[in-house]
């Protein structure tokens, strides 16, 4: 030092709800406020849910799995 790891430390980072815009919709974006999380940072590549103007398009990355950045540093 680096890869696994995940105690403690410092710290982000936000579920539901409700209020505003945007979407036909699923759901997004801001706000509050934290249920939770070691990647709940980002990717739509695989399966999966979920939507639709459906035989195609699109959504969920806090659904599981893969890919990639990243803080810390005990065991």
């Nucleotide at each position: 030092c680096a890869c696994a790891c995940g105690a403690a430390a410092c710290g982000u980072c936000a579920a539901c709800c409700c209020c505003c815009g945007c979407g036909c919709g699923a759901g997004c974006g801001g706000g509050c406020u934290a249920c939770g999380c070691a990647a709940a940072g980002c990717c739509a590549c695989g399966g999966g849910g979920c939507u639709c103007u459906c035989c195609g398009a699109g959504u969920c990355a806090g659904c599981c799995g893969g890919g990639u950045u990243a803080u810390c540093g005990a065991a």